[in-house]
Molecule: small-subunit ribosomal RNA
Organism: Tepiditoga spiralis
């Protein structure tokens, strides 16, 4: 000494960056919604510089003049009516005169200017005030008022008489003054109150001096260039005029200057400032109120008086209005105070007083003073104060919320005590006043001071004090997040709400109310505006390679910047003094109202600019030098650098000609097309015009755009080297010129080949394309225009600085040669560092330093208007209204790609069998229907749920019933429940009739009395709902996928998201294992543990088995007995683990082979399902949250429907037949079930079945005979001995009941189908086929289904191109609801600003011409008219007056041009919207990469040509780097 800086939401799935948008802050001359005690001190028409009724805002002096001329009172007299006189010629007056009205006091309408500020000047004026000096003599004529008399409605005026003056004019004097070179001229005065003095007011003339005002200059003081050229009194000169004064300020001549990229001129906005809001601050906005200035006064122009006006309340004249009139003529200006009307969101009282402070006049009293002081009115704004204090309960009452226990409001009231602004009442009661001034005195030479006295306040009986009584006055916004503050209940993409992001589609903390809470307070929001934040226009203090942003390039003007060394100089630059830099404001200190806001005093301090003294270091300037920068000589280099000529070859195409024959040509495939008229192939030859292989290379040159066969002329530049010469001559460059790809255009040539347009043939829904066949403009020369590209390295030019490695082109050194050193250019790689990242990195996107260019959200739009180029196409410059909350870079995960690499599944393939045709069987859809209950919907819905719909079941319909209920619990009465008959009804139900328990204790007993369940009966809380929401849930369960994935910790590494690990080389079914590795572990899955089932052992033996022994049938494990035997049951238990051998392989994992072995590389097969997906299913299985019905959506009861039938798909079955049927013989499992059961033998019936009643709660009886298979026989290819649907009768079973609608048997009928289109399913070994059994549900069964078991038992798998799905790696992304994504363009609709438009209707300025008011200037005197002066007079002299002229001149009129605003049929694009129509351009290799300029074409995205870009995917190949 310094007091000073905060961020937040919003683009994404996340992320970092850019980039708008939008919030918190503070202000306000504020308005509006709801609210409202009190006082202070401010502040109150920002709109209509609209128009204004009534009042008032400017007058004073009688001590300048002439005139006029009261009354109170008092006095005399009186006819009582008055008269006269004092008062009093006082007060008071018009007029003449004099100052003042040019100040005060309003408003910003012009004004971008010497109009302001600030700081100088010189060529001036200045009334009243001050200083000084010096006069103030002597005459003289008038007019107003007044008298008189017209005119006129008014306003106002004529004429005649006579009058004063500090009004007016003569003469005289002139130091000083003015004028003149001098000489000399010219030039002044005013007195005033009864007389006289005297002071004092005043006059006259000249000086300075104060105020004040006029002019001149430097700086500085807003937007547009889509205003670029302005100017003729225009620049300057001379001479006049003119003014207070300098000047083209005016004239007249003469000259052609002036101004202007440092922005003139032109257009739009604006009064300026001191300040005032905001901000750390630089700024940036503002210019109420207070204070300087200016500038206007209804619009305009002029001028008079005046010291001073071109004059708010003065006069003239022309417009517009308004008003009055007797129609001839007049009158007016609130932008002053109040206050009207009008505009408008909006902004006061037609108050008081001149007591203060100021101003006019006056010798003073004093008079005027809407300045001023003051009240009124307004929460308009800042400040201050209250709306009450203490005490009061584990906490009333309401209300709200609940898990129902409570919880909140809440000491909050209620009550108690207390206090006492506001109010009411009574009482004192200001300061502003030491007023100023008067009037006596007093002292002083005066000026003037001092003592006394009387008088003096509008505000105001206010403010303020005293007592006394009184608890008396909250209210707005908020409550999803940014932002401090939560719940209920209504509502149901409705009503609404929002500053952004966004809330609401039935559980809203976002709406709308209610409790509850937050914030702020006489206030609270809300809307406008301004600063901030916003570094978001970046001086402080941004940026430009992909976000917007480098001009296509070059050269060069002006401007910018500039190399070394001296000396000078002092513009810039510093430094020290001084001058402003008004007051107020703001800032510090002190201080007055009780505090504060207000306020007083002082103090610092200010930016600039002036004026000086001084320094000399940088710059500038001047002089003299240098020699690195630049340039320039000499010597060598390399080149597709530029222009013009000439040549020559390949190929191509057309013609000749030869030879030769049927196709050729072209595609995905065709086809149009070409050929028997001889094509293509082929051979030869001619001609044409166009373009340069091989070399050739991230080489090369060139400013750039661009250049490529030899070769000849001409010609540009650049590299290297050594010395030498100039001697700063440099570097950028707005404006300018020049070059400038392809495409287009002009005029003329050319024209093979290719080809925009157009024309065929294909594709295709269509194909105004993609692909073929043709073809003109073009393409190519020659002159000449265009001037734009993705004109890119998306990276302006220059200088200089700043590790390295490694190509390659050209030079130098250097050597045998080379390596190595070095300069130019041209690639990689990579340090530092930059940077959002990607990446750049000596050729910088690093660190500096110059100079230009260009950005400021996304669309609208590179668009409209103007202009400027161009023939034209079009190019350059280049807007807004309106809309959105975002566009956008980079980069990460993932999804997906008709993107790529691996890999894997019965995914293809290779097989076998099937389905899809047929008949039934069953489920869906559809229709139907009183219902034909409902759910489930691609894979993952459709023999699903439903493991059994004639009734039940059932949930539907049609009808008939009750209503605390068919069920739960609890209350209070009663009292068995209950079961058998019968009536009556379809039934439910109703009513009758008959019976009447148990347990305790009394008691002999009858019985009594209690009681437990359990009926009845009454109220009310309830129950009940297969009602709704699987998109509010919970549990299960599908599916991906039994696929191998999916994550964590802690470390690394990324600003982050996240990324490593989990990627890589192997290998596995497998994230399984190995090896590497910034990773090192570690969960969930996988693999194992578990069951079944293949070998073996042990144990164990009945109901099971029978080797040996015995008995014994017609046979038999039927009996004894066995089981230390086998089968076999069911328990422990063993075995397999790449363990052994050999190859591969990295000595690993781990693969191939082989031996043993029942079994070999997970031995089959089960159960087991990671993270997580599909808002997947399921509210009709059970739970449940809300909602919703309660005589009904609940609950009963019959009877119907869930079995309908024109069709449509799905699952079966059963089949078409000889590997088959049919007959009749014969043999072989397994796992099952069974007591309201299985049910044997016997017996009956052709069967179904019945009867029967042994045995069996089962390794014991029973269901139970298994089929396929095997003999033998008979069919012999036929709609048949195939198939068996339909259909008729006639019978069994089950069940109250089998019509709707069961099954089963027998006879009799004998339908379609002869292997099945398109497509499509299943399965890789005991597997697919094929055969039968068993079970559950069940009274029975519509079961041809499910689950389950055995029986017989194939076929093939080269192999991974494609089809599906899946996994990892990686690319591309405009996707992330993830491609079933995004998305683009007409087209149709409907709003909204806009552009053009025949055209029309206004405003503003400018210019030509005519007319011209009032006025000035100038000249004129034919007309008139006169008091001041001379003259004796006549008259003169001079001046009026009037009229005419001539210039200037507001204005009006007219004419053409330009500029500006409304409006304008109709046109044209764009913008928003959501349902719509067409296609599908893009975005993945987007299904033809894509963009891009240009140029045709096309419903429309868009398509072709031509040249250019990578901001193109994939594949290979070249070169480079990196490592070894």
């Nucleotide at each position: 000494a310094a007091u000073g800086g905060a961020g937040g939401g919003u683009u994404u799935g996340a992320u970092c960056c850019u980039g708008g948008c939008u919030c918190a802050g503070g202000g306000u001359g504020a308005a509006c919604g709801c609210u409202g005690g009190c006082g202070g001190c401010a502040c109150g028409c920002c709109u209509a510089a609209c128009a204004c009724a009534u009042g008032c805002a400017a007058g004073u002096c009688g001590a300048a003049c002439g005139a006029a001329g009261a009354a109170a009172u008092c006095c005399a007299c009186u006819u009582c009516g008055g008269u006269g006189g004092a008062g009093a010629g006082u007060a008071u007056u018009a007029g003449u005169g004099g100052c003042g009205a040019a100040c005060g006091g309003g408003u910003g309408a012009g004004u971008a200017a010497c109009g302001c500020g600030u700081a100088g000047g010189a060529a001036u004026c200045a009334a009243c005030c001050c200083u000084u000096u010096g006069g103030a003599c002597u005459g003289g004529g008038a007019u107003a008022g007044c008298u008189a008399u017209g005119g006129g409605a008014a306003a106002c005026u004529g004429u005649a008489g006579g009058u004063a003056a500090a009004a007016c004019c003569g003469g005289a004097u002139a130091a000083g003054c003015u004028c003149g070179a001098g000489a000399g001229a010219g030039g002044a005065a005013a007195g005033g109150a009864a007389g006289a003095g005297a002071a004092g007011c005043g006059c006259c003339a000249a000086a300075g001096g104060a105020c004040g005002a006029g002019c001149c200059u430097g700086c500085g003081u807003c937007c547009c260039a889509u205003c670029a050229g302005g100017u003729a009194g225009u620049u300057g000169g001379u001479g006049a005029a003119g003014u207070a004064a300098a000047a083209g300020a005016u004239c007249a001549c003469c000259a052609a200057g002036c101004c202007g990229a440092c922005g003139a001129c032109g257009g739009g906005u604006a009064g300026c400032c001191g300040g005032u809001g905001u901000g750390a601050g630089a700024g940036c906005a503002c210019g109420a109120a207070c204070g300087g200035c200016c500038a206007c006064a209804a619009g305009g122009g002029a001028a008079c008086u005046g010291a001073g006006a071109g004059a708010c309340g003065g006069a003239c004249c022309c417009u517009a209005c308004u008003c009055c009139u007797a129609c001839g003529g007049g009158a007016g200006g609130c932008a002053g105070c109040a206050g009207u009307g009008g505009g408008g969101a909006a902004u006061u009282u037609u108050g008081g007083a001149c007591a203060a402070u100021g101003g006019a006049c006056g010798g003073a009293a004093g008079u005027c003073u809407g300045a001023u002081c003051c009240a009124g009115c307004g929460a308009u704004g800042c400040c201050g104060c209250g709306u009450g204090a203490a005490g009061g309960a584990a906490g009333a009452a309401g209300u709200c919320c609940u898990u129902c226990g409570g919880g909140a409001u809440g000491u909050a009231a209620a009550c108690u005590u207390c206090u006492g602004a506001a109010u009411u009442u009574a009482c004192a009661g200001a300061a502003u006043a030491u007023a100023a001034a008067g009037u006596a005195c007093u002292g002083g030479a005066g000026a003037c001071a001092g003592u006394a006295c009387a008088a003096g306040g509008a505000a105001g009986g206010u403010a303020u004090g005293u007592a006394a009584a009184g608890a008396a006055a909250a209210g707005c916004c908020c409550c999803g997040g940014c932002u401090a503050a939560c719940u209920a209940c209504g509502u149901g993409c409705c009503a609404g709400c929002a500053g952004c992001c966004g809330c609401g589609g039935u559980a809203a903390g976002a709406c709308g109310u209610a409790g509850g809470g937050g914030g702020c307070g006489a206030g609270c929001g809300u809307u406008g505006c301004c600063c901030g934040g916003a570094a978001u226009c970046a001086c402080u203090g941004g940026g430009c390679g992909u976000a917007a942003a480098g001009g296509g390039a070059a050269c060069g003007u002006a401007g910018g910047c500039g190399g070394u060394u001296a000396u000078g100089u002092a513009a810039g630059u510093c430094a020290g003094g001084u001058g402003u830099g008004a007051a107020a404001u703001g800032u510090c200190a002190c201080u007055g109202c009780u505090c504060a806001a207000c306020g007083g005093u002082g103090g610092a301090a200010c930016a600039g600019c002036g004026c000086u003294u001084g320094a000399a270091a940088c710059u500038g300037u001047a002089u003299a030098a240098c020699u690195u920068g630049a340039g320039g000589a000499u010597a060598c280099u390399a080149g597709a650098g530029g222009a013009a000529g000439a040549c020559g070859g390949a190929a191509u195409u057309a013609c000749c000609a030869g030879a030769g024959u049927a196709g050729g040509g072209g595609u995905g495939a065709a086809a149009u097309c070409c050929g028997u008229a001889g094509a293509u192939a082929u051979u030869g030859g001619u001609a044409a015009g166009a373009a340069g292989g091989c070399c050739a290379g991230u080489g090369g040159a060139g400013a750039a755009g661009u250049c490529g066969g030899u070769u000849u002329u001409c010609u540009g530049g650049a590299g290297u080297a050594a010395u030498c010469c100039u001697g700063a001559c440099g570097c950028u460059g707005a404006g300018g010129u020049u070059c400038g790809a392809a495409a287009g255009c002009u005029a003329g040539g050319g024209g093979a080949g290719c080809g925009a347009a157009c024309c065929g043939g294909a594709u295709u829904a269509g194909a105004u394309a993609c692909c073929c066949g043709g073809g003109u403009a073009g393409u190519c020369c020659u002159a000449g225009c265009c001037g734009u590209a993705a004109a890119c390295g998306a990276u302006g030019u220059u200088c200089a600085c700043u590790a390295g490695g490694u190509g390659u082109g050209g030079g130098a050194u250097g050597u045998c040669a080379a390596a190595g050193u070095u300069c130019c250019g041209u690639g990689c790689u990579g340090a530092a560092g930059c940077a959002a990242a990607c990446g750049c990195g000596a050729u910088a996107a690093g660190u500096g330093a110059a100079c230009c260019g260009c950005c400021u959200g996304g669309g609208g739009a590179g668009u409209a208007c103007g202009u400027c180029c161009g023939c034209a196409a079009g190019g350059a410059u280049g807007a807004a209204a309106c809309u959105c909350a975002a566009a956008g870079g980079a980069a990460u995960u993932g999804a997906c790609g008709g993107g790529g690499a691996c890999c894997c599944g019965c995914a293809c393939a290779a097989g076998c069998g099937g389905u899809g045709g047929a008949g039934c069987a069953u489920g869906u859809g559809g229709u139907u229907u009183a219902a034909u209950u409902c759910g489930a919907a691609g894979c993952u819905a459709a023999c699903c749920g439903a493991a059994g719909a004639a009734c039940c079941u059932u949930a539907c319909c049609a009808g008939g019933a009750a209503u605390u209920g068919a069920c739960a619990u609890g209350g209070a009465g009663a009292u068995a429940a209950g079961g058998u008959a019968g009536u009556a009804g379809a039934g439910a139900u109703a009513c009758u009739a008959c019976u009447a328990a148990c347990u305790u204790u009394c008691g002999c007993a009858a019985g009594a009395a209690a009681g437990g369940a359990g009926u009845c009966u009454c109220a009310c809380a309830c129950a009940g709902g297969u009602g709704g929401u699987g998109c509010a849930c919970g549990g299960c369960c599908g599916u991906c996928g039994u696929c191998a994935g999916c994550u964590c910790g802690u470390g690394c590494c990324g600003u982050g998201a996240g990324g490593u690990g989990u990627u890589g080389g192997g290998u596995u079914a497998a994230g399984u294992c190995c090896c590497g590795c910034a990773a090192c572990g570690a969960g969930c899955g996988c693999a194992a543990c578990c069951c079944c089932u293949g070998c073996c052992a042990u144990u164990a033996g009945u109901u099971g088995c029978c080797a040996g022994c015995a008995u014994g049938u017609g046979a038999a494990g039927a009996u004894g007995g066995g089981c230390u035997a086998c089968u076999c049951u069911a328990a422990u238990g063993g075995g397999a683990c790449a363990g052994c051998c050999g190859u591969c392989g990295a000595c690993g994992a781990g693969a191939c082979g082989g031996a043993g072995g029942a079994a070999g590389g997970a031995g089959g097969g089960g159960a087991u399902g990671a993270c997580g997906u599909c808002a997947g299913g399921u509210a009709a299985g059970c739970g449940u949250g809300c909602c919703c019905c309660u005589u009904a959506u609940g609950u009963u009861c019959u009877g119907g429907g869930c079995g309908a039938c024109a069709c449509a798909c799905g699952u079966g079955c059963u089949a078409c037949a000889a590997u088959g049927g049919u007959a009749c013989g014969g043999a072989c499992a397994g796992a099952g079930g069974g007591a309201a059961g299985c049910g044997a033998a016997g017996c009956u019936g052709a069967g179904a079945a019945g009867u029967g009643g042994a045995g069996c709660a089962a390794a014991u009886c029973u269901c139970a005979c298994a089929a396929a298979c095997u003999g033998u026989a008979c069919c012999u290819c036929a709609a048949u001995u195939c198939g068996g649907a339909u259909u008729g009768c006639a019978g069994g079973c089950u069940g109250a009941a089998a019509c709707c609608c069961g099954c089963c048997u027998g006879c009799a009928u004998g339908a379609a189908a002869c292997c099945g289109g398109a497509a499509u399913c299943g399965c890789u070994a005991g597997u697919a086929a094929u055969c039968g059994c068993a079970g559950g549900u069940c009274a029975g069964c519509c079961a041809a289904a499910c689950u389950g078991c055995g029986g017989u038992g194939a076929a093939u798998a080269c192999g991974u191109u494609c089809u599906c799905g899946g996994g990892u790696c990686u690319u591309g992304u405009a996707c992330a609801c993830a491609c079933c994504g995004c998305c683009c363009g007409u087209c149709a609709c409907g709003c909204c600003a806009c552009c053009c438009g025949a055209g029309u209707u206004g405003g503003a300025a400018a210019c030509g011409c005519c007319c011209g008011a009032a006025g000035a200037u100038g000249g004129a005197u034919g007309c008139u008219g006169u008091a001041a002066c001379c003259g004796c007079a006549a008259g003169g002299a001079a001046c009026g007056g009037a009229u005419g002229c001539a210039u200037c001149g507001a204005g009006g009129g007219u004419g053409g041009a330009g500029c500006u605003a409304g409006u304008g049929a109709g046109g044209g694009g764009g913008g928003c919207g959501a349902a719509g129509u067409c296609g599908u351009a893009a975005c993945a290799a987007g299904g033809u990469a894509g963009g891009u300029g240009u140029a045709c074409c096309g419903g429309a995205a868009g398509g072709u040509g031509c040249g250019c870009c990578u901001g193109g995917a994939u594949c290979a190949c070249c070169u480079c780097c990196u490592u070894u």